[in-house]
């Protein structure tokens, strides 16, 4: 001292990016705003600069006096004027020191600039300190100042004169310099020192207040610099070669010094993959910001250093410059001019313009610090101290503190007579008084200078006391008084992120950091409540670091996520077996030096705390030394295991080059033979009577090498197959003679390198891009066919690249088993125990995100390559190579938030395999053709009301539209309303009769009127306000309920448990069997629950009980006939309670479970046949118009009455029926036989009437009583194939019935009319036995009915299923997947429009 989350996916787990929380800034912006205190403020145009200040000082250096003040003087009454350097000074000038310091910037500069350590034996240093030693004498000039002149100005230029610490000259001479010479001492080396001795050469200023202060020469010291060197210090290699003063030498020259730093000569060197050269970027350090650190980014403030001073070159002067505020030159700007010429440099402080998103006062003081000058007062310092101005940071502090509930109004909000949040929050009441205000006091910062006293002593010095002096600033601070009084906002509230509602908006306005809100119920938009965070600030941008182990040194990786080079050899270079013995470069350790301070950090102190300040401690590296020897490296000697050679053998489609071989194909010739042959899903082009294919026989060609052959061998890789020779190569194995570390790896480099492709010159049978015809097709520049051109072949030579793959670099060690196949040893063996190589599986331990891996993708070592979301891109440019094709190297802009791996569950699949079901086939009937019903579209209307739209809507909601229904249209009303209910109030009405008006609703008039009473009233009625209404108006994509479909398909889950990192799997899988996840058997599963089965209803058999309104065998009675009637309950039957079938029994098959039998017995036989019955779930599947309901909406209207009309419309389209087209039929008489059902406003026997429909009487029946009540079928007649004796639509006339009422719009009868239609294209439906098919019959709604529909009922009663290949659809296992809105998915390309 190390935190993570959002986002790929239906979910998993990896890999990967993007995106967020932090923290920092010289910040911007945006809103807002009490105060201090401390630091901070052009990051942009090194853009241009008005104005003013920023560097002087010295009269104790000197001539002098323009100016100011004084003194004298002369004139004057003053006032003044003039004189006069006498004095205080002092402009300009000569002279001295100083302007190289301080101050501002970062242009430039990738370099000894910086940093850091080192050296100079190659060097300078004014002013300052110590020491020594000298200061003699001369001279000639110049500036001011004056004369005169030139210019518009800047500034000159001539002449005369004049001084100095200016300036030369002499003299003095030293431990300065030079030269000689002799002797030492010393360095690693040029070399450097020390003594002596001789010779030559160079010095100086003076002024004073007499105290000193300065000059000169020498040696030292300090400061300061100057050079030189080792290390370190950006990007790019798509910058790979740079250099001629270059590299060195020798000689001269120059500099304070070394040097090619100039010069001449000589030589040809000198730098570079350890990255020269070049191009782009960039002052560099201490430190600063971030991290845990390792790092990464920065270099503003403040300290060092380097550059620079408009631009670019120069060099003067001086100790220092090659000089910000000097000077020339040259240049661009600017500005002033008389046009002749001349001034100017804010990257000093201010302050202006312009640039910008953006940086401040033309302030105050020299009081302190600290610099310059002077002997000193002192003068000068925009240096600096202070102030001013910005919320631009960091650091305090306040905006009160206690009580106080009817939880008040108010505002929000909900389930709304009320409750909940703002909310003790406010008012109140009590307290303080930081801030404020206003009086009053009121610092610290100051130490000392000159001089003055004192002390010491070495007489000019050190301590000591005294001593002017404060800009800020009357400021901090401190008292006193007043009084909550003067003081809070931002930004967010979908997750990530702390915090929730309500209104408005309606993919629109609009938000977004990422992921995604917004299409009518938005915690995501806006706005209001209310809540969060931070708070005098508070968000947003930028921008850096961090999360990001996302360049991984610490810390990544490469079968398949992005990534192992095609391969081998070897170059540098990395690394490198086993001893001994030195040595100490690396490496460890003490000791020293350096690391400036400031910074950080630890402690301690000063400001009223804290930032902030101050004191002490503290550091990597580097140099230097002392030591130690293990490791590394070095030397030097050894050894044999690594490698390597030798000797014997084996092995193989290894390599080149020559030979030789047979089958096949084609080609010719021949011959013999006739009509097609070839091809294909099936065709056709082709080829064939000029004689083809098919056969035979010769003969030629070129390319492959059948069997063997293999999950087989060999090679480095690419590759490599017919025998055979020659040459070459290479692995293993066995021996243990030889060397003795000779090794591994390998950028650059060099060779190899399929297939294709080029060049040259050859071959050419098959085959076969291109082009070329036939097919296929909506089209087919393909895929299938037919010739066919380069090519495939040889020799030679480019190219150099493939999913060059084990998608897996190369070498060594180690870590299990088990099967096989191979090559050698293993005894004389063609065997073997086992041993050394080489190849393929399985299991698994350890890794892995997971598949997976033992020849590792485990455990280690070394070396090499390569990766860093995805697209764009292996593309562009630029270089190289190539004859081209073309290869190698190889970005960016821009653009998404993901792309991507492995695994997982499900959909899919014109994948597989098992099953099934009228699903096909087999069969029988229909539909699609007509007519008409009857529903849907479309159209059409005032309205044709609404819903249902693939299967799963469409004879559906509707099980009954003529008013009514009804909801739609037109008109006409009424407006608490069609009903209820509470509360007040009135009233005796109201309703009901008549009449009028209208179309009615209604409205007028007008009659006529309760009850009970305690007489207060109370029921009731019905008015009239209040409250409460209504809506078939929108949302089925806000619901509930309920229904369709998959599908009565056999699934769908669960608990434990056990595997998986995990999504998830087992379990439900697998043998089998079954109508079924049904059952057995197997099994890491054991069990369990919804489904399935069963249990329920009905049907079929028997039996008990019970008989009336069924029923009649039996005895009796009656009728024309009859269960009519007495009787009886035997049968029937109706209805109750049981039996009854269970693969239980046999054969046969099978482990069982089953299955199977024209088996048995049984009314029924393997689910008897029918119903109800509908798992998790799919379709946002249907319904707000059946009903409920949640939000929205209408409220003299979208509610509500009423008349009329509509829903019934009619060019057409489809669904779903009826009828038929006829003889198995059609009309006619005759005549037989159910079931389940209804019936009182009904249902009607039986009697009239009418051709009917129906009427008019009657009776019997709320029904096992009575009644509606059968057809087809039998028999027997007639038609005889025709648009008919079929066929009935239409349309005419007459009726009947219900109903207020049948025009639009009912049914039915009768009479007459007599349409289409002669069995229906592609296509399609139903149906497996009491079923299709056919006949009728009832029912419900219902006044009647448009029913030919439903929904139920008996009646007659087939035909077929070989069999699952094919359409459908469904179940199960397994497989593929770049699909998950799940194939009606995904997704390419191309066009359009925008």
């Nucleotide at each position: 001292u190390u935190a993570g989350a959002g986002u790929u996916u239906g979910a998993u787990c990896c890999u990967g990016g993007c995106u967020c929380a932090g923290g920092a800034u010289g910040a911007c912006c945006u809103u807002u705003a009490g105060c201090g205190a401390c630091a901070g403020g052009c990051u942009u145009a090194a853009c241009a600069c008005a104005u003013g200040c920023a560097a002087g000082c010295c009269g104790u250096g000197g001539g002098g006096c323009a100016g100011c003040g004084g003194g004298g003087g002369u004139a004057g009454c003053a006032a003044u004027a003039c004189c006069u350097g006498c004095c205080g000074g002092c402009g300009a000038c000569c002279g001295g020191c100083g302007u190289a310091c301080g101050g501002u910037u970062g242009a430039g500069u990738a370099a000894c600039g910086c940093g850091u350590g080192c050296g100079c034996a190659a060097c300078c240093u004014a002013c300052c300190c110590u020491u020594u030693a000298c200061c003699g004498g001369g001279a000639g000039a110049u500036a001011a100042c004056c004369c005169a002149u030139g210019g518009a100005a800047a500034c000159g230029u001539g002449g005369a004169u004049u001084a100095a610490u200016a300036u030369c000259c002499c003299a003095u001479g030293g431990u300065a310099u030079c030269a000689u010479a002799u002797a030492g001492u010393u360095g690693c080396a040029u070399g450097a020192u020390u003594a002596u001795a001789u010779g030559a050469u160079u010095a100086a200023a003076a002024c004073u207040u007499u105290g000193g202060u300065g000059g000169u020469a020498a040696a030292g010291g300090a400061u300061g610099g100057g050079c030189c060197c080792g290390c370190g210090u950006a990007a790019c290699a798509u910058u790979a070669g740079g250099u001629a003063g270059u590299u060195g030498g020798u000689a001269a020259g120059g500099u304070a010094a070394c040097g090619g730093c100039u010069u001449a000569c000589c030589a040809a060197g000198c730098c570079u993959a350890c990255g020269a050269u070049g191009u782009u970027u960039a002052g560099g350090g201490g430190u600063u910001c971030u991290g845990a650190g390792a790092g990464g980014a920065a270099g503003g403030u403040c300290c060092c250093c380097c550059a620079c001073a408009c631009u670019g070159g120069a060099a003067c002067u001086g100790a220092g410059a090659c000089a910000c505020g000097g000077u020339c030159c040259a240049g661009a700007c600017u500005c002033c001019u008389a046009c002749g010429g001349g001034a100017g440099g804010c990257a000093g402080c201010a302050g202006u313009g312009a640039g910008g998103a953006a940086u401040a006062u033309u302030g105050g003081u020299c009081a302190a610090u600290g610099g310059g000058u002077g002997a000193g007062a002192g003068c000068c310092u925009g240096a600096a101290c202070c102030a001013g101005c910005c919320a631009a940071g960091u650091c305090g502090c306040g905006u009160g503190a206690g009580g106080g509930a009817c939880u008040a109004a108010g505002g929000g909000u909900c389930u709304a007579u009320g409750g909940c949040c703002c909310g003790u929050a406010a008012a109140c009441c009590u307290c303080u008084u930081u801030u404020g205000u206003a009086u009053g006091g009121g610092a610290c910062g100051a130490a000392u200078a000159a001089g003055g006293g004192g002390u010491a002593c070495g007489u000019g010095u050190a301590c000591u006391c005294c001593g002017a002096u404060g800009c800020c600033u009357g400021u901090a601070c401190c008292a006193u008084a007043c009084g909550a009084a003067u003081a809070a906002g931002c930004a967010u509230c979908g997750g990530c992120u702390a915090a929730c509602u309500c209104c408005g908006u309606g993919c629109c306005a609009g938000c977004a950091g990422c992921c995604g809100c917004g299409g009518u119920a938005a915690u995501a938009c806006g706005g209001g409540g209310g809540a969060u965070g931070c708070g005098a600030g508070c968000g947003u941008u930028a921008u850096c670091c961090g999360g990001a182990u996302u360049u991984a040194u610490u810390g990544g990786g490469u079968u398949u996520a992005a990534a192992g080079g095609g391969u081998g050899c070897g170059u540098a270079g990395g690394c490198g077996g086993c001893g001994u013995a030195a040595u100490u470069a690396g490496u460890c350790a003490g000791c020293g030096g350096u690391g400036a301070a400031a910074u950080u950090c630890g402690g301690c102190a000063g400001c009223u705390c804290a930032a902030c300040u101050g004191c002490c401690g503290u550091c990597a590296g580097c140099c230097g030394u002392u030591g130690a020897a293990a490791c590394u490296g070095u030397u030097a000697u050894g050894c044999u295991c690594g490698a390597g050679u030798g000797a014997g053998g084996u092995c193989a489609a290894g390599g080149u080059a020559g030979g030789c071989g047979g089958a096949a194909u084609a080609a010719g010739u021949a011959a013999a033979g006739u009509a097609g042959c070839g091809g294909u899903g099936a065709a056709a082009u082709g080829c064939a009577u000029a004689g083809a294919u098919a056969u035979u026989a010769c003969u030629u060609a070129g390319a492959a090498c059948u069997c063997c052959g293999a999950c087989g061998g060999c090679g480095a890789a690419g590759g490599c197959a017919g025998c055979u020779u020659a040459c070459c190569g290479g692995u293993c194995c066995u021996c243990a003679a030889c060397u003795g570390a000779c090794g591994c790896u390998g950028a650059u480099g060099c060779a190899c390198g399929a297939g294709a492709g080029c060049g040259u010159g050859g071959g050419u049978a098959g085959c076969g891009a291109a082009a070329a015809g036939g097919a296929u097709u909506a089209g087919a520049u393909a895929c299938c066919c037919u010739g066919g051109u380069a090519g495939u072949c040889c020799a030679c030579g480019c190219c150099g690249u493939a999913a060059a793959c084990g998608a897996u670099g190369c070498u060594c060690a180690c870590c299990g088993g088990u099967u096989u196949c191979u090559g050698g040893c293993g005894a004389c063996a063609c065997a073997c125990a086992g041993u050394c190589g080489g190849g393929a599986g399985c299991c698994g331990c350890g890794c892995a995100a997971a598949c997976g891996u033992a020849a590792a993708a485990g455990u280690g070592a070394g070396c090499c390559a390569c990766c860093u979301g995805g697209g764009g891109a292996g593309u562009a440019c630029g270089u190289c190579g190539g004859c081209a094709a073309c290869g190698a190297u190889g970005a960016a802009a821009c653009u998404c938030a993901a792309a991507g791996g492995a695994a997982u569950u499900g959909a899919c699949g014109g994948g597989g395999g098992c099953c099934c079901g009228c699903a096909c086939a087999a069969g029988c009937g229909g539909a699609g053709g007509a007519a008409c019903a009857u529903g849907u579209g479309g159209u059409u209307u005032a309205a044709u009301u609404c819903g249902a739209u693939g299967a799963u809507a469409c004879g559906c909601g509707a099980g009954g539209a003529a008013c009514c229904u009804u909801a739609c249209c037109c008109g006409g009303g009424a407006u608490u309303a069609a009903a209820u209910g509470u509360u007040g109030g009135g009233u005796g009405c109201a309703u009901g009769g008549u009449g009028g008006a209208g179309a009615g609703a209604u409205c007028c008039a007008u009659c006529u009127u309760u009850c009970c009473u305690u007489c207060g009233g109370g029921a009731c009625u019905u008015c009239c306000a209040a409250c409460a209404a209504g809506g078939u108006g929108c949302u089925g994509c806000a619901u509930g309920g309920u229904u369709g479909u998959c599908g009565u398909c056999a699934g769908c889950u669960c608990g434990u448990g056990c595997c998986g990192u995990g999504a998830g799997g087992u379990g439900u899988c697998g043998g089998g069997u079954u109508a079924a996840g049904u059952c057995c058997c197997a099994u890491a599963a054991c069990g369990a629950g919804c489904g399935c089965a069963a249990c329920c209803c009905u049907u079929u058999c028997c039996g008990u009980c019970a008989g009336u309104u069924g029923c009649c065998a039996u005895c009796g009675g009656u009728u024309c006939a009859u269960g009519c009637c007495g009787g009886g309950c035997a049968c029937u039957c109706u209805g109750u309670c049981g039996g009854g079938a269970c693969u239980g029994c046999c054969g046969c098959c099978g482990u069982a479970a089953g299955g199977u039998g024209c088996g048995a017995g049984g009314a029924a036989g393997g689910a008897g046949g029918g119903g109800a019955u509908g798992a998790c779930g799919u379709c946002a599947a249907a319904u707000c118009a059946g009903c409920a309901c949640g939000g929205c909406c209408c409220u003299u209207a979208u509610a509500u009455c009423c008349g009329g009309g509509g829903c019934g419309a009619c060019a057409c389209a489809c669904g779903u029926g009826u009828u038929a087209c006829a003889a198995u039929g059609g009309c006619c008489g005759g005549u037989a036989c159910a079931g389940g059902g209804g019936g009182c406003a009904g249902c009607u026997a039986c009697c009239a009437a009418g051709u009917g429909a129906u009427u008019g009487g009657a009776u019997g029946c709320a029904a096992a009583u009575c009644u509606c009540c059968a057809a087809a079928g039998c028999c027997g007649g007639u038609c005889u194939c025709a648009g008919u004796u079929c066929g009935g639509a239409u349309c005419g006339g007459a009726g009947u019935c219900u109903g207020c009422a049948a025009c639009c719009c009912g049914a039915c009868u009768c009479c007459g009319u007599g349409a289409a239609g002669u069995u229906g294209g592609a296509u399609u439906c139903g149906c497996u036995a009491g079923u299709a098919a056919u006949c009728g019959c009832g029912c419900a709604u219902c006044a009647g009915c448009c029913a030919u529909g439903g929904c139920g009922c008996g009646g007659u009663g087939a035909a077929u299923a070989c069999g699952u290949u094919c359409c459908c659809g469904g179940g199960c296992c397994u497989u593929g997947c770049a699909c998950a809105c799940a194939c009606g998915g995904c997704c390419c390309g191309u066009c359009a429009a925008g």
The prediction has a mean pLDDT of 84.
This is a predicted structure of a 1394-nucleotide RNA (small-subunit ribosomal RNA) from an uncultured bacterium.
The sequence is in RNAcentral, with records from ENA and SILVA.
Its Rfam family is "Bacterial small subunit ribosomal RNA".